RNA sequence: ACCGGUGGGUUGGUGGCCGCGUGAGCGCAGACGGCCCUAUAGACCGCCUCGCUCAUGAGGAAAGUCCGGGCUCCACAGAGCAGGGUGCCUCCUAACGGGAGGGCGGAGUAAUCCGACGGACAGUGCAACAGAGAACAACCGCCCCGGCCGCGAGGCUGGGGUAAGGGUGAAAAGGUGGUGUAAGAGACCACCGGCGUGCCCGGUAACGGGCGCGGCCGUGUAAACCCCACCCGGAGCAAGGCCAAGCAGGGAAGAGAGGCGGCUCGCCUCGUUCGAUUCCCGGGUAGGCUGCAUGAUCCCGCUGGCGACAGCGGGACCAGAUCAAUGGUCGCCCCCUCCGAAGCCUCGGCGAAGAAGGGACAGAACCCGGCUUAUCGCCCACCGGUCACG
Numbered sequence: 001a002c003c004g005g006u007g008g009g010u011u012g013g014u015g016g017c018c019g020c021g022u023g024a025g026c027g028c029a030g031a032c033g034g035c036c037c038u039a040u041a042g043a044c045c046g047c048c049u050c051g052c053u054c055a056u057g058a059g060g061a062a063a064g065u066c067c068g069g070g071c072u073c074c075a076c077a078g079a080g081c082a083g084g085g086u087g088c089c090u091c092c093u094a095a096c097g098g099g100a101g102g103g104c105g106g107a108g109u110a111a112u113c114c115g116a117c118g119g120a121c122a123g124u125g126c127a128a129c130a131g132a133g134a135a136c137a138a139c140c141g142c143c144c145c146g147g148c149c150g151c152g153a154g155g156c157u158g159g160g161g162u163a164a165g166g167g168u169g170a171a172a173a174g175g176u177g178g179u180g181u182a183a184g185a186g187a188c189c190a191c192c193g194g195c196g197u198g199c200c201c202g203g204u205a206a207c208g209g210g211c212g213c214g215g216c217c218g219u220g221u222a223a224a225c226c227c228c229a230c231c232c233g234g235a236g237c238a239a240g241g242c243c244a245a246g247c248a249g250g251g252a253a254g255a256g257a258g259g260c261g262g263c264u265c266g267c268c269u270c271g272u273u274c275g276a277u278u279c280c281c282g283g284g285u286a287g288g289c290u291g292c293a294u295g296a297u298c299c300c301g302c303u304g305g306c307g308a309c310a311g312c313g314g315g316a317c318c319a320g321a322u323c324a325a326u327g328g329u330c331g332c333c334c335c336c337u338c339c340g341a342a343g344c345c346u347c348g349g350c351g352a353a354g355a356a357g358g359g360a361c362a363g364a365a366c367c368c369g370g371c372u373u374a375u376c377g378c379c380c381a382c383c384g385g386u387c388a389c390g
């Protein structure tokens, strides 16, 4: 210099004019209420609207709503079944399907990346096409015995053996060599590979290494059913709480109804003529406050830890809309891309000035931790490879 990898940061700046939400202050123009007054009172207070001033006002993903938790209500959330989820080990965490570190397998020269990574001798299913056969396989071939034909070599045919060879396939019953045999075969032997198992060593563990033993080698698939282990009660801020306003009841059924959600049990509440509940007819309302911004919060420092993270100390207060604010426009600057008079040069490019285009994805709605997805560009740190020079 080029190519590549990992982690992190950032998501235009500034000024003019116009506009919006929230909070505070002032004004007191308008409406209402209080205080006051009942033929007397106009000042003061509250609140709403309005006007002015000041402060403040989206994100790294606010998104998808895919996981997990807080909070709230329903039993102080209970039992069993069903259902759902997760699945190497250790740790972190409020919790997780998240994260950190490691193990194993795979890809890459490497940095590094990817992996739902328990079980296929509990059972069931499936394995396209091709192929005889996809699980306990004889299509071709090889071998043995019998029959018939042929002078003969051999041919045809029946029975049997054989997984060594051929062929098909993503996958065909470990591999190489030998013994053996009619031909063969893990049938037997040696070595290699795998699996299982005993002991020892290292490691918290997953696992790794060593020595020995067993012919155990009979496929794959569990994000197919299933088995095993562990986890999960349900509904959600339209949860829930408070206030205001308004109305009109009538009729029928009725011993059960509800919390309770897929079922059973169990618990609790209301009710059986002082009648729950359901249905029909009729009437009223559809407003406000709260929850709701001090929190597993953010920033800085120190300590412990490889790290995720934890502890301690100091500091900060940082959007709260509800038809839903956080914007529009113009100027200058900045960044990127295309072009480019001057200039440079290896003659094809680079390129001060200048000019054109572009500056993304996207908008909080109870809050938080993650994951995933979208994103014009720019910047920083570290690491690997190749080549050349010093």
Base pairs, nucleotide, nucleotide: 001386002385003384004383005382006381007380008379009378010377012333013332014331015330016329017328018327020057021056022055023054024053025052026051027050029049030048032046033045034044059361063372064371066370067369068368069367070366071236072235073234074233078265079264080263081262083232084231085230086229087228088102089101090100091099092098103117104115105114106113107112118227119226123225124224125221126220127219139166140165141162142161143160144159145158146157147156148155149154174192175191176190177189178188179187193217194216195214196213197212198211199210200209201208202207240290241289242288243287249281250280251279252278253277256270257269258268259267297316298315299314300313301312302311303310304309334359335358336357337356339354343350344349
Molecule: Bacterial RNase P class A
Organism: Candidatus Zixiibacteriota bacterium